Large-subunit ribosomal RNA, domain I from Spirulina subsalsa FACHB-351, 529 nucleotides, folded computationally.
[in-house]
Context: one part of a larger RNA
RNA sequence: AGCUAACGGCGGAUCCCUUGGCACACAGAGGCGAAGAAGGACGUAGCGACCGACGAAACACUCCGGGGAGCAGGAAGCAGGCAUUGAGCCGGAGGUAUCCGAAUGGGGCAACCCAAAAACGGCUGGUUGAAUCCAUAGACCAGCACGAGCGAACCUGGCGAACUGAAACAUCUUAGUAGCCAGAGGAAAAGAAAGCAAAAGCGAUUCCCCAAGUAGCGGCGAGCGAAAAGGGACAAGCCUAAACCCUCGGUUUUAAUCGAGGGGGUAGUGGGACAACCAAAACGACCGUGGAAAUUAGACGAAGGAGUUGAAAGCUCCACCAGAGAAGGUGAAAGUCCUGUAGUCGAAAAUGGAAAGGGCGAGGUUGAAUCCCGAGUAGUCCGGGGCACGUGAAAUCCCGGGUGAAUCAGCCAGGACCACCUGGUAAGGCUAAAUACUCCUGUGUGACCGAUAGCGAACCAGUACCGCGAGGGAAAAGUGAAAAGAACCCCGAUGAGGGGAGUGAAAGAGAACGUGAAACCGUUAGCUU
Numbered sequence: 001a002g003c004u005a006a007c008g009g010c011g012g013a014u015c016c017c018u019u020g021g022c023a024c025a026c027a028g029a030g031g032c033g034a035a036g037a038a039g040g041a042c043g044u045a046g047c048g049a050c051c052g053a054c055g056a057a058a059c060a061c062u063c064c065g066g067g068g069a070g071c072a073g074g075a076a077g078c079a080g081g082c083a084u085u086g087a088g089c090c091g092g093a094g095g096u097a098u099c100c101g102a103a104u105g106g107g108g109c110a111a112c113c114c115a116a117a118a119a120c121g122g123c124u125g126g127u128u129g130a131a132u133c134c135a136u137a138g139a140c141c142a143g144c145a146c147g148a149g150c151g152a153a154c155c156u157g158g159c160g161a162a163c164u165g166a167a168a169c170a171u172c173u174u175a176g177u178a179g180c181c182a183g184a185g186g187a188a189a190a191g192a193a194a195g196c197a198a199a200a201g202c203g204a205u206u207c208c209c210c211a212a213g214u215a216g217c218g219g220c221g222a223g224c225g226a227a228a229a230g231g232g233a234c235a236a237g238c239c240u241a242a243a244c245c246c247u248c249g250g251u252u253u254u255a256a257u258c259g260a261g262g263g264g265g266u267a268g269u270g271g272g273a274c275a276a277c278c279a280a281a282a283c284g285a286c287c288g289u290g291g292a293a294a295u296u297a298g299a300c301g302a303a304g305g306a307g308u309u310g311a312a313a314g315c316u317c318c319a320c321c322a323g324a325g326a327a328g329g330u331g332a333a334a335g336u337c338c339u340g341u342a343g344u345c346g347a348a349a350a351u352g353g354a355a356a357g358g359g360c361g362a363g364g365u366u367g368a369a370u371c372c373c374g375a376g377u378a379g380u381c382c383g384g385g386g387c388a389c390g391u392g393a394a395a396u397c398c399c400g401g402g403u404g405a406a407u408c409a410g411c412c413a414g415g416a417c418c419a420c421c422u423g424g425u426a427a428g429g430c431u432a433a434a435u436a437c438u439c440c441u442g443u444g445u446g447a448c449c450g451a452u453a454g455c456g457a458a459c460c461a462g463u464a465c466c467g468c469g470a471g472g473g474a475a476a477a478g479u480g481a482a483a484a485g486a487a488c489c490c491c492g493a494u495g496a497g498g499g500g501a502g503u504g505a506a507a508g509a510g511a512a513c514g515u516g517a518a519a520c521c522g523u524u525a526g527c528u529u
Base pairs, nucleotide, nucleotide: 001528002527003526004525005524006523007522008521009520015514016478020449021448022446023445024444025443026442027441028440029438030437031150032149039100040099041098042055043054044053046078047077050074051073052059061094062093063092064091065090066089070082071081105114106113107112120147121146122144123143124142125141126140127139128138154185155183156182157181158180159179165172169219195202196201206233207232208231209230216224217223237430238429239428240374244263245262246261247260248259249258250257251256268408270373271372272371273370274367275366276365277364278363283361284360286359287358289356294351295350296349298345299344300343304318305317306316307315308314319336320335321325327339328338329337379403380402381401382400383399384398385397389415410425411424412423413422414421465472466471485513488500489499490498491497
């Protein structure tokens, strides 16, 4: 030095464990904010660095409920207190709530300075007032306190890539995706046919299945890719413009015309105005009355003992409850020990809004002369976009520019276009449900994880640390049933560490603390060189 064995050290795998995560289901909530949010800074306790809580009324104040013996946050200790005249704790309603932050009197290197004003925008009213006569724009004043900012995804709209694929690449694809911006809601968008269809019919929209990888589109490459029908979910329809009538006001000499308000009216078996005639209810998404369920604290709630053990819930013996044998805890494995569970009950206050009843809004027939039926619109041409559809035979839809109709004997569509036929009624608007999502709350579940896993984060983590910055981003759980956390003695430096003693079931559980693998380092013994 090597090998083997035993015994140690180091190490922290494995096993066990779970405070934390992950996914989903059901229900709730779907917003907060100038009455100052989200997020922060700085403070507040007798002793208080941190976390949490709170705000100069600062570990808290007031009221109303619940609850019933301890409290004094995590968090021990000292001191001093509070509480059955009901504290702490839980729920509801208030008060207080420094400074920064949309930050809003001005400034500023956020949490500060100067100061004493809601800054800016909007709306309403008033005064004034150009080019330019009336006017308008603009300016000024007052009032209102409407907006502004934040927020995970979902939604609508505006702008809009590239890598990539095409085995290169340009049309094409990726993709109207990512990203940026604006806006809204609990959903949004869409929506009551100028629709589909096809000789038969359907009857707003949305979503799912299917049709179908079909019809098609496509350097006919790569690829892209419908719709109707059928089956389901859900179901709901309405209001205006105009004609005509009434009132008021402006212009103008009347007439007329324009504007405002009210009535009227809303359709495609065309409807309405107009004229004549007949009627009064179901229903409703609107307005107010009303206040149920439910939510935000809780309460009651059956039934067991003995032996064994350090400890019983295990085992043995003898019992009991069950509308409760879900679960968690308790010194080990508990229906009957604790919290609970089944079941039953409960709110002063706040939220919540069901039923009910009230108001309001809704009707129809006939006639046919006249009138109305959404205009710089539809159409068309040029240039684009979007439709599964790349200009194609390219309809339908949208935008920019030019041109520019018709009013029911009208107009549009049925994939160029024409005829016939069929369907519909554009150029105004609103509309629940079925659908999408989950920052958040509650309950529950898991052939989900179990500390190199599971969120990055089970632990004081978006921390330490790195970076000028945008940004990147860890490691780290486990004594014991209970601290009973080792009084006292000894070695040592008034150490570190250890040996006794003591506690404990165990200290080979001693805080470097459950178990304690391997690598690695030793001690002893044997063998080999």

It matches the Rfam family "Bacterial large subunit ribosomal RNA". The organism belongs to Spirulina subsalsa, within Bacteria. The sequence was found in a public genome assembly.